The prediction has a mean pLDDT of 88.
Predicted 3D model of a 330-nucleotide part of an RNA (large-subunit ribosomal RNA, domain IV) from a Phycisphaerales bacterium.

[in-house]
Context: one part of a larger RNA
RNA sequence: CGGUCGUGAAGGAACUAGGCAAUUUAACCCCGUACGUUCGCAAGAAGGGGGCCCUACUGGCAACAGAGGGCGCAGAGAAUAGGUUCUAGCAACUGUUUAUCAAAAACACAGCACUGUGCUAACUCGUAAGAGGAUGUAUACAGUGUGACGCUUGCCCGGUGCUGGAAUGUCAAGGGAGCCGGUUAGCCGCAAGGCGAAGCUGGCAACUGAAGCACCAGUAAACGGCGGCCGUAACUAUGACGGUCCUAAGGUAGCGAAGUUCCUUGUCGGGUAAGUUCCGACGUGCAUGAAUAGCGUAAUGACUGGAACCCUGUCUCCACGACCGACUCG
Numbered sequence: 001c002g003g004u005c006g007u008g009a010a011g012g013a014a015c016u017a018g019g020c021a022a023u024u025u026a027a028c029c030c031c032g033u034a035c036g037u038u039c040g041c042a043a044g045a046a047g048g049g050g051g052c053c054c055u056a057c058u059g060g061c062a063a064c065a066g067a068g069g070g071c072g073c074a075g076a077g078a079a080u081a082g083g084u085u086c087u088a089g090c091a092a093c094u095g096u097u098u099a100u101c102a103a104a105a106a107c108a109c110a111g112c113a114c115u116g117u118g119c120u121a122a123c124u125c126g127u128a129a130g131a132g133g134a135u136g137u138a139u140a141c142a143g144u145g146u147g148a149c150g151c152u153u154g155c156c157c158g159g160u161g162c163u164g165g166a167a168u169g170u171c172a173a174g175g176g177a178g179c180c181g182g183u184u185a186g187c188c189g190c191a192a193g194g195c196g197a198a199g200c201u202g203g204c205a206a207c208u209g210a211a212g213c214a215c216c217a218g219u220a221a222a223c224g225g226c227g228g229c230c231g232u233a234a235c236u237a238u239g240a241c242g243g244u245c246c247u248a249a250g251g252u253a254g255c256g257a258a259g260u261u262c263c264u265u266g267u268c269g270g271g272u273a274a275g276u277u278c279c280g281a282c283g284u285g286c287a288u289g290a291a292u293a294g295c296g297u298a299a300u301g302a303c304u305g306g307a308a309c310c311c312u313g314u315c316u317c318c319a320c321g322a323c324c325g326a327c328u329c330g
Stems, first nucleotide, its partner, number of pairs: 001325008010316002014314001019311001028050004036041001038148001052070004057066003071075001083309007090301002095107002111146007123132003149296004154226003159223002161219005168214003174208002178204006186195003227245005254288001255285001266282005
């Protein structure tokens, strides 16, 4: 000097990113127990009290209880054995997860909704046979989203997707009237050469030709989207109101400096002597918003923020002790 422990005056979180760590509390019995609430909980809420030994006393069958007495600093005498409360956020909950830096607000979940599927089901695996689905049958199965419960879930179908429609346009292979070539039996010519049927063959091609696309509708708990400028009321300010441009439609109810707010430590109120955090409001929402769910919510949480009580070597400010190392000698 380091490690693992122990004790500590006065103070008691002043430490620190943060009470991290370490204290505190503690099992059992009795009394007692608030807000809130889905009436189950909350709750071991909180907060108090008790315990050993003796007795010939009282009650009781007894365990035991009461009463009286005794001893110690201390009677759950050692060890094992909740600190508590308040207030917000998130997730309803028990559960699951990054074996080896993340346990969470992430995943799952019951519930809700949409879509597909009529049975040789859809869907999945397999080249196939076949298998799962299911020895099930729409109160079933599959896929997707949301995520208990309560109150709700507004407007837009222009784009993309999906579903339906079939008149018209477009449109492949195939079919193909017709046309143009190649070849040549033959014909013409003294010759060079020219013409040239059938067949075979190369090409062009009217017309025919499904789905799809175009087109017409529907559909947002499908993917998604949900405006700007100007003026206006008996001081000022504000703008119920008006005008205008654009759009498929211009954000409804809620909530809101939010886990979303840049400016920002916004402004006001609360808490503190002092508060960039916290709580309650306001709304000027850079850039909230309704199953990519919105807003609430008892209970639950090794979750995250804030506050208080208790408690403490976290600190003011370190000290001493035990053991094990390091170190010196051997």